[in-house]
Predicted 3D model of a 71-nucleotide RNA (transfer RNA) from Candidatus Heimdallarchaeota archaeon LC_3. It matches the Rfam family "tRNA". It is annotated as a transfer RNA. Its family is annotated with triplet codon-amino acid adaptor activity in the Gene Ontology. The RNAcentral record of the sequence draws on ENA.
RNA sequence: GCGCUGCUAGUCUAAUGGCAGGACGGAGGCUUCCCAAGCCUCUGAUCGGGGUUCAAUUCCCCGGCUGCGCA
Repeated sequence: GCGCUGCUAGUCUAAUGGCAGGACGGAGGCUUCCCAAGCCUCUGAUCGGGGUUCAAUUCCCCGGCUGCGCA
């Protein structure tokens, strides 16, 4: 330099065009003599920009980062 893969919450991970879900975590509460465990409630995310579409996490283009391969 070229090609390919991936990028969603603090972390991990679903969602093949139609209100972004779960787990761990964090906050509050219940329970307990206290802690842990358990239960309930709340909390928080689509890498950046542009395009297509009534509608984009999803499709297309450019860029960034990560990994792999070729040279």